[in-house]
RNA sequence: ACUGAUCAAGGGCAAACUCACCGAAAGGUUGAGGACGCAAAGCUUCCGGUCUACCGCUCGUUCGAAGAGCCACGAUAGCGGGGUUGCCAGU
Numbered sequence: 001a002c003u004g005a006u007c008a009a010g011g012g013c014a015a016a017c018u019c020a021c022c023g024a025a026a027g028g029u030u031g032a033g034g035a036c037g038c039a040a041a042g043c044u045u046c047c048g049g050u051c052u053a054c055c056g057c058u059c060g061u062u063c064g065a066a067g068a069g070c071c072a073c074g075a076u077a078g079c080g081g082g083g084u085u086g087c088c089a090g091u
Base pairs, nucleotide, nucleotide: 001091002090003089004088012038013037017033018032019031020029021028022027036078042084043083044082046081047080048079049076050075051074056070057069058068059067
């Protein structure tokens, strides 16, 4: 530097779901359980995608309310790409 198809060792992480907590929601974790999977399932929203819509805007209404539509400033790194760091083994 490349590869992780196979073999070996010590480990690591932890989906769904349940409880508690945070959040308007999507979703999250200082947590407790759980074990679908993962060789970066470490970190990072730079690019694309996806999800949500408190606020705001538009429609609606006599005025309001209900309701409908739009919107990321929210979320997702376990959706993909990029960036960055790294264990072990093989060559």
Molecule: c-di-GMP-I riboswitch aptamer
Organism: Pseudomonadota bacterium